[in-house]
Molecule: c-di-GMP-I riboswitch aptamer
Organism: uncultured Woeseiaceae bacterium
RNA sequence: GUUUGACAAAGGCACAGCUGUCGAAAGACAGCGUCGCAAAACUUCCGGUCUAAGGGUCUCUCCUACGACAGCGGGGUUACCAAC
Numbered sequence: 001g002u003u004u005g006a007c008a009a010a011g012g013c014a015c016a017g018c019u020g021u022c023g024a025a026a027g028a029c030a031g032c033g034u035c036g037c038a039a040a041a042c043u044u045c046c047g048g049u050c051u052a053a054g055g056g057u058c059u060c061u062c063c064u065a066c067g068a069c070a071g072c073g074g075g076g077u078u079a080c081c082a083a084c
Stems, first nucleotide, its partner, number of pairs: 001084001003083003012037002017032006035071001041077003045074003048069003054064003
């Protein structure tokens, strides 16, 4: 440093599943777990996806985010180790 990332090394995160708590749900949090991750750190700014309590419609149903996903992609911000 507008660079690169190995099967090295220090440290880190933790999918599915299980248990508990919260939540209308999606999902979140804690513990176990260990699929994977070089930003799997932070941020809903853009696109996408999930849910639909409330609202609309109303026979059913369907629509709707002010809810959620940053481990769906892009953008923004910051950072460890090593190489050059």